Molecule: Bacterial RNase P class A
Organism: Hyphomicrobiales bacterium
RNA sequence: CCAGCCGGCCGGACGGCCGCUGCCGGUGCGCCUACAUUUUGGCAAUCGCGCACCGGUGGAGGAAAGUCCGGGCUCCAUGGAUGAACGGUGGCGGCUAACGGCCGCCGAGGGCGACCUCAGGGAUAGUGCCACAGAAAUGAAACCGCCGACGGGUCUUGGCUGGGGUACCGGCCAAGGCUCAGGUAAGGGUGAAACGGUGCGGUAAGAGCGCACCGCAGUUCCGGUAACGGCGCUGGCAGGGCAAACCCCACCGGGAGCAAGACCAAAUAGGGGCGGCGCGGCUGCCUGUGGGAAACCGCGGGCAGACAGGUCUCAUCCAGGCUGCCGCCCGGGUUGGUUGCUCGAGGCGCCCGGCAACAGGCGCCCCAGACGAAUGGCCGUCGCGGAGGGAAACCUCCAGACAGAACCCGGCUUACAGGCCGGCUGGUAAC
Numbered sequence: 001c002c003a004g005c006c007g008g009c010c011g012g013a014c015g016g017c018c019g020c021u022g023c024c025g026g027u028g029c030g031c032c033u034a035c036a037u038u039u040u041g042g043c044a045a046u047c048g049c050g051c052a053c054c055g056g057u058g059g060a061g062g063a064a065a066g067u068c069c070g071g072g073c074u075c076c077a078u079g080g081a082u083g084a085a086c087g088g089u090g091g092c093g094g095c096u097a098a099c100g101g102c103c104g105c106c107g108a109g110g111g112c113g114a115c116c117u118c119a120g121g122g123a124u125a126g127u128g129c130c131a132c133a134g135a136a137a138u139g140a141a142a143c144c145g146c147c148g149a150c151g152g153g154u155c156u157u158g159g160c161u162g163g164g165g166u167a168c169c170g171g172c173c174a175a176g177g178c179u180c181a182g183g184u185a186a187g188g189g190u191g192a193a194a195c196g197g198u199g200c201g202g203u204a205a206g207a208g209c210g211c212a213c214c215g216c217a218g219u220u221c222c223g224g225u226a227a228c229g230g231c232g233c234u235g236g237c238a239g240g241g242c243a244a245a246c247c248c249c250a251c252c253g254g255g256a257g258c259a260a261g262a263c264c265a266a267a268u269a270g271g272g273g274c275g276g277c278g279c280g281g282c283u284g285c286c287u288g289u290g291g292g293a294a295a296c297c298g299c300g301g302g303c304a305g306a307c308a309g310g311u312c313u314c315a316u317c318c319a320g321g322c323u324g325c326c327g328c329c330c331g332g333g334u335u336g337g338u339u340g341c342u343c344g345a346g347g348c349g350c351c352c353g354g355c356a357a358c359a360g361g362c363g364c365c366c367c368a369g370a371c372g373a374a375u376g377g378c379c380g381u382c383g384c385g386g387a388g389g390g391a392a393a394c395c396u397c398c399a400g401a402c403a404g405a406a407c408c409c410g411g412c413u414u415a416c417a418g419g420c421c422g423g424c425u426g427g428u429a430a431c
């Protein structure tokens, strides 16, 4: 100097003029209210509310976005326990209120490297898929090819030999060729993937057939909290992939949400219809009626109590509530105000512990709370960036990202013109 990787920060500054708004304080005006009262006059102060003005102080983000996770908070479901369904997570350890987040480590893959990525438990619990090509895609098989030793057939050549009058007929051996049965999966081909890889030996040719190394399986010991890793030893030893396929295993999990909820004011209809299940007897009291001289007995109604039944859940058990439960259709009132509403798992600085995430301690600070929704507009100068002119100084022009809180917080994901800082890796040149 070039190229790259990781992390952090900014994303205009200053001044002037006008404007908006929260909180605090002040001033002024108005409202409400006591006393007195035939009338009249006065009708205050405190508190509170409203309006106007003055002063002080504060006023959109790193993502406020997406609504993907986790919580705080509020209300509801009847609560507790056990299960089912459904959903989520998935190497190990740590952090955290928690998480599907973060940090560190392990393993796998990519990269020369700094680094980056991983939906990282299980394929022997079971089911399913692997198209096409290829012989064959799982406990398979031979398309091309190689061998054809042990066997069969046939041909050629040579030798030996028997019969025979030559020709000829037969037998044995050797070599070679072809072929059949058979052997083979090393070579070639197909494919994402072909029942370990490389090399040597061996074989008829081959093959873990044998051996060496790698790999695989098992195992003693060692290191590590663990995932896991390492040396050694034993064994010729391995039935592929896909679970982001269904599934199995381990762990976790109520619902709704500030339009939650609380209060005030105002208004209405505790409304109407249909269907299904259920509506049980017991005890006590009151009451009507029949019989009876009375006591008392029978029947009906009402109230209370306990039990039973029903219901509150997807199921069971225990406890508790209601006394009816379930479903469908039609319809009425309120849409106003106050609150919730910002002091927080808060921010910043330092110390200490930790590789770190982060935890602890000390000190300092208060940093939007709107409600049809505030924080804006204009001007000047400077700065960053770009374009043009110019030898330069300088001049002119452009105004340059993504984007606006709405209960709050911890994350993730997405968008982002331009600029700055720190660390690391590779390359090149010179000294």
Stems, first nucleotide, its partner, number of pairs: 001427010012382007020059012061402001065413002068411005073257004078319006086253005091105005106120001107118004121248002126246002128242003143188002145184003151180013196214006215237001216235004221230003261339004271330007280307001282305010309323004346365006353358001384400001385398005